[in-house]
A computed fold for a 64-nucleotide RNA from a bovine gut metagenome, annotated as transfer RNA. Model confidence (mean pLDDT): 80 of 100. It matches the Rfam family "tRNA". Rfam links the family to the GO term triplet codon-amino acid adaptor activity. The RNAcentral record of the sequence draws on MGnify.
RNA sequence: UUGUAGCUCAGUAGGAUAGAGCAAUUGCCUCCUAAGCAAUAGGUCGAAGGUUCGAACCCUUUCA
Repeated sequence: UUGUAGCUCAGUAGGAUAGAGCAAUUGCCUCCUAAGCAAUAGGUCGAAGGUUCGAACCCUUUCA
C1' cells in the first nucleotide's frame, strides 16, 4: 500500500434499499448454436472491537 459479487473494479471531507462491466441462470428470438433483447440471482465491503443517531468510509487490534 492492497483486501467490496464467481472475475476485473468503482464508491471513502460518514447519511437514503452498496453499484458497474464481464460471467452465471431463466425467458424471448432462431431449424439449432452463437449474437441480440428482457429479467433474475449472487455481497452482512478480509476478521474482531470501538466512536457515532448513523460506518464500506473514522479509530484500535488482527489476518493474508